[in-house]
RNA sequence: GAGUUAUAAAGAAGAGCGGAGAGAACAGGCUCGCAGAUGCUCUGGCAACCGGCUAAAGCAAGGUGCCACAACCUGCCCAAAAGGGAAUUAUAACUA
Numbered sequence: 001g002a003g004u005u006a007u008a009a010a011g012a013a014g015a016g017c018g019g020a021g022a023g024a025a026c027a028g029g030c031u032c033g034c035a036g037a038u039g040c041u042c043u044g045g046c047a048a049c050c051g052g053c054u055a056a057a058g059c060a061a062g063g064u065g066c067c068a069c070a071a072c073c074u075g076c077c078c079a080a081a082a083g084g085g086a087a088u089u090a091u092a093a094c095u096a
Base pairs, nucleotide, nucleotide: 002095003094004093005092006091007090008089013043014042015041016040017039021032022031023030026075027074028073029072044067045066046065048064049063050062052059053058071088076085077084078083
């Protein structure tokens, strides 16, 4: 990298480095950003999945993960709409 399954409207900060765009792809919006974003590192935290304890609810935080805005919203299908479904993406576990 490929496949399968499950989940994704809850939750979670500060500092240092750095210096211009960023928010998965494409498009249209919207938002964040020199009052320093995105990104990297450290500390701290959250608790989604696996594992541990537990009769259970739950507890803790070992392995990944996560800590702006619903996966930021929409796009394709159904529907007057509300909303639902699919697709794509992300995370976890398993499989070859």
Model confidence (mean pLDDT): 86 of 100. The RNA shown here (SAM riboswitch aptamer (S box leader)) has 96 nucleotides and comes from Salinivirga cyanobacteriivorans. The RNAcentral record of the sequence draws on Rfam and Ribocentre. Taxonomically the source falls in Salinivirga (Bacteria, Pseudomonadati, Bacteroidota, Bacteroidales).